[in-house]
Context: one part of a larger RNA
RNA sequence: AUUGAACGCUGGCGGCAUGCUUAACACAUGCAAGUCGAACGGCAGCAUGACAUGUAGCAAUACAUGUUGAUGGCGAGUGGCGGACGGGUGAGUAAUGCAUAGGAAUCUGCCCAGUAGCGGGGGAUAACCCGGGGAAACUCGGACUAAUACCGCAUACGUCCUACGGGAGAAAGCCGGGGAUCUUCGGACCUUGCACUAUUGGAUGAGCCUAUGUCUGAUUAGCUAGUUGGUGGGGUAAUGGCCCACCAAGGCGACGAUCAGUAGCUGGUCUGAGAGGACGACCAGCCACACUGGGACUGAGACACGGCCCAGACUCCUACGGGAGGCAGCAGUGGGGAAUAUUGGACAAUGGGGGCAACCCUGAUCCAGCAAUGCCGCGUGUGUGAAGAAGGCCUGCGGGUUGUAAAGCACUUUCAGUGGGGACGAAAAACCCGGGGGCUAAUAUCCCCAGGGCUUGACUUAACCUACAGAAGAAGCACCGGCUAACUCUGUGCCAGCAGCCGCGGUAAUACAGAGGGUGCGAGCGUUAAUC
Numbered sequence: 001a002u003u004g005a006a007c008g009c010u011g012g013c014g015g016c017a018u019g020c021u022u023a024a025c026a027c028a029u030g031c032a033a034g035u036c037g038a039a040c041g042g043c044a045g046c047a048u049g050a051c052a053u054g055u056a057g058c059a060a061u062a063c064a065u066g067u068u069g070a071u072g073g074c075g076a077g078u079g080g081c082g083g084a085c086g087g088g089u090g091a092g093u094a095a096u097g098c099a100u101a102g103g104a105a106u107c108u109g110c111c112c113a114g115u116a117g118c119g120g121g122g123g124a125u126a127a128c129c130c131g132g133g134g135a136a137a138c139u140c141g142g143a144c145u146a147a148u149a150c151c152g153c154a155u156a157c158g159u160c161c162u163a164c165g166g167g168a169g170a171a172a173g174c175c176g177g178g179g180a181u182c183u184u185c186g187g188a189c190c191u192u193g194c195a196c197u198a199u200u201g202g203a204u205g206a207g208c209c210u211a212u213g214u215c216u217g218a219u220u221a222g223c224u225a226g227u228u229g230g231u232g233g234g235g236u237a238a239u240g241g242c243c244c245a246c247c248a249a250g251g252c253g254a255c256g257a258u259c260a261g262u263a264g265c266u267g268g269u270c271u272g273a274g275a276g277g278a279c280g281a282c283c284a285g286c287c288a289c290a291c292u293g294g295g296a297c298u299g300a301g302a303c304a305c306g307g308c309c310c311a312g313a314c315u316c317c318u319a320c321g322g323g324a325g326g327c328a329g330c331a332g333u334g335g336g337g338a339a340u341a342u343u344g345g346a347c348a349a350u351g352g353g354g355g356c357a358a359c360c361c362u363g364a365u366c367c368a369g370c371a372a373u374g375c376c377g378c379g380u381g382u383g384u385g386a387a388g389a390a391g392g393c394c395u396g397c398g399g400g401u402u403g404u405a406a407a408g409c410a411c412u413u414u415c416a417g418u419g420g421g422g423a424c425g426a427a428a429a430a431c432c433c434g435g436g437g438g439c440u441a442a443u444a445u446c447c448c449c450a451g452g453g454c455u456u457g458a459c460u461u462a463a464c465c466u467a468c469a470g471a472a473g474a475a476g477c478a479c480c481g482g483c484u485a486a487c488u489c490u491g492u493g494c495c496a497g498c499a500g501c502c503g504c505g506g507u508a509a510u511a512c513a514g515a516g517g518g519u520g521c522g523a524g525c526g527u528u529a530a531u532c
Base pairs, nucleotide, nucleotide: 001531002530003529005528006527007526008525009524012378013377014376015375016374017373018371019370020336025334026333027332029331030330031329034081035080036079039078040077042074043073046072047071048070049068050067051066052065053064054063055062056061088289089288090287097214098213099212100211101210102209103208106206107205111202112201113200114199115198116197117196119153121151122150129142130141131140132139133138159168160167161166173194174193176191177190178189181188182187215261216260217259222252223251224250227249228248229247230246231245232244233243234242264286265285266284267283268279269278270277271276291312292311293310294309295308314325315324316323317322342368344367345366346365350364351362352361353360354359381411382410383409384408391402392401393400394399415473417468418467419466420465421464431453432452433451435449436448437447438446476521477520478519479518480517481502482501483500487516488515489514490513491512497504498503
């Protein structure tokens, strides 16, 4: 000088940060990943309409019951995309890691640009219904049905395979709008947009290889049999002993192999004049992990934290036959510990997922709460005031000191408090309106551009402004022998005690304890721990 600190005493306000370093110990409860009806069959619930019946009424109409998916929508289901991001932790890992610099044998959903296409068929299956089993979790059978679910056929610019003769392989529709023509009055057809298929290039992301660097121990000296290399194959998106068959006998090592211990790595952080040394909290990049161990499935991407299967430990339910679970997500609980916070608010902003959109979801995030844990700022009054008051302490008894300090007088009102104003900024989008341009058969629809309008704030009892009252509500902690700024009295008497080092204390202790006084820092001050 510094700290993610803790402890003791003390404590007024604000801003900005930070907050389980220990048990990768176990977890009650709630939330943390959904969304799309513009893919689909449907209709459990809600709302609307239509129809029927009833009641009241002269009627209009109102109410009630029932039917009807007809409409807005929508529980459950099929299907699509996303749950591989975001968030957490540091166990493992000394190199399959990280950092820097290169490389070739690769893949890449959504996105951007280009080229070509989007024809015609089929069989199922959930939901629903019926029936059965089970305590439950759940599950079985029968019958029905749809799709952007699934499977053939056709076509193939480009693509892939090839023995160069040839061969193989695709798709799906949906919402709007519409002048002719046709129509079974549902539409066909045309068209904007969004989807879909094949392929090329890009972007982004990811996989792989090489070199160099990357802690300690020799009281660890030899290690290695898929081991090292080759040939041929298998496997992978891709190279490769990655795997296999055969062949050869290699490969690494005092320039430290192997073994053991410790450890996530880096940008950086702390210190230091630097060189160095120590560390790797927060923030950012990479890696690894998700109760422990193993495995694959799906998928563009996982061997997948809030997916699946198996084994194990633990916890829970049970009708004893069988089942359920995984906070190293956000809060929170127990435990451990010197020690570390709320079972809060909102999606208003930023960002993410889904959706044409409206919008929905988002413990990411933005905010609020708690903590002097740190840094920074402000305040606890200002001026005047000598009778140098009283009191305290000291005294050589004259006085000295506390001390302009207080009181008194004159002022001020920051901050806190109360009342009023303020909704500034954070906000731009989306949406609506009329213009210009594009697509198009089209003056529809749709898309783009500039303009105008409307709406949306968790924080917020905010910031800021203003009024009111009154010095009013706001100072402590450590030290005073030397190092080291700051001295006397009393008590004690090698006792009680102090102490970072030297050392104090055995009757005049500036070193113990108390008091008066002083010194240093100040909403903090000391101590302990740790690093330079």